Fluoride riboswitch aptamer (crcB RNA motif) from a Chloroflexota bacterium, 61 nucleotides, folded computationally. Its mean pLDDT, the model's own confidence on a scale to 100, is 79. The sequence was found by an Rfam model in a public genome assembly. It matches the Rfam family "Fluoride riboswitch aptamer (crcB RNA motif)". Gene Ontology terms of the family: response to fluoride and positive regulation of gene expression.
[in-house]
RNA sequence: UCGUGCACCGGCGAUGAGGCUCGCCGCAACCGUCUGCAAGACUGAUAGCCUCUACUGAAUC
Numbered sequence: 001u002c003g004u005g006c007a008c009c010g011g012c013g014a015u016g017a018g019g020c021u022c023g024c025c026g027c028a029a030c031c032g033u034c035u036g037c038a039a040g041a042c043u044g045a046u047a048g049c050c051u052c053u054a055c056u057g058a059a060u061c
Stems, first nucleotide, its partner, number of pairs: 009026005016052006032042003
C1' cells in the first nucleotide's frame, strides 16, 4: 500500500415522521414504471408490518 474476514460505528432501501423487523453499502449502497426522434403518460408517502401527517376515492352524520 492492496485484498479478505470479524467487531464497533455510520449510511442506504423512487415524496414526510415515529417504533419494530429484514436486506444492502463503507464513497458505496440508493436514484419507480410505460412509450418514445422529440415529447408525453402512470402507480406508491412502507424494503415489510403498525401508527401519525399530507394527498385521493366512497359512504354516513